[in-house]
RNA sequence: GGGGGCGUAGCUCAGUUGGUAGAGCGAUAGCUUUGCAAGCUAUAGGUCAUCGGUUCGACUCCGUUCGCCUCCA
Numbered sequence: 001g002g003g004g005g006c007g008u009a010g011c012u013c014a015g016u017u018g019g020u021a022g023a024g025c026g027a028u029a030g031c032u033u034u035g036c037a038a039g040c041u042a043u044a045g046g047u048c049a050u051c052g053g054u055u056c057g058a059c060u061c062c063g064u065u066c067g068c069c070u071c072c073a
Stems, first nucleotide, its partner, number of pairs: 001072007010025004019056001027043005049065001051063003
């Protein structure tokens, strides 16, 4: 320098025939207990890496940039 893959909640990840973003764990609060743990319920937490394009509408399609992994030279 070139090819491929990945980037989504604090963590691990789902979600792509384009149509209001989710799960598990974790956090907080409540119930339960003499108390703790466990269990149950609720709540908070996201500029879907960045910038642009297409579209009535983009996590999803196209392009740019950045970071990580991998292959070739």